Model confidence (mean pLDDT): 81 of 100.
The RNA shown here (FMN riboswitch aptamer (RFN element)) has 133 nucleotides and comes from Tessaracoccus defluvii.
The source organism's lineage runs through Bacteria, Bacillati, Actinomycetes, Propionibacteriaceae and Tessaracoccus.
The model forms 100% of the base pairs in the Rfam consensus.

[in-house]
RNA sequence: AACGUGUUCCGGGGUCGGUGAAAGUCCGAACCGGCGGUGAUAGUCCGCGACCCCCGCGGCCCGACAGGGCCACAGGGUUGACUCGGUGGAACUCCGAGACCGACAGUCAGAGUCUGGAUGGGAGGAACACGCG
Numbered sequence: 001a002a003c004g005u006g007u008u009c010c011g012g013g014g015u016c017g018g019u020g021a022a023a024g025u026c027c028g029a030a031c032c033g034g035c036g037g038u039g040a041u042a043g044u045c046c047g048c049g050a051c052c053c054c055c056g057c058g059g060c061c062c063g064a065c066a067g068g069g070c071c072a073c074a075g076g077g078u079u080g081a082c083u084c085g086g087u088g089g090a091a092c093u094c095c096g097a098g099a100c101c102g103a104c105a106g107u108c109a110g111a112g113u114c115u116g117g118a119u120g121g122g123a124g125g126a127a128c129a130c131g132c133g
Base pairs, nucleotide, nucleotide: 003131004130005129006128007127008126009125010124015029016028017027018026030113031112032102033101034048035047036046037045043100044099052077053076054075056073058071059070060069061068062067082098083097084096085095086094104116105115106114
């Protein structure tokens, strides 16, 4: 150095105009891009995370029973989208061009961009300590 354990910290961005009684939701135009990987830099490749669902275990609450609800944890599942040309040893990652995608709930009218769960969780990252060597 690597590895293991622990602690602490960090860990998601983005709107204007029009119409209208009403829209950051429609229409037009614009804007944004989590984490690890990779023969060279990725929203679109490979994988992961958030949301949601299932199942198990535990705790709490409601209920006369039957049953129902909430929380946490382990496991499983679901979950979007790219091509062409150029350079090069190597790029679906760079350069040029044109495309495409974006959980759930809410809303005076339909949401990637507003509000909310969330002062949450989180892939992971960094530092330090100890161990190992």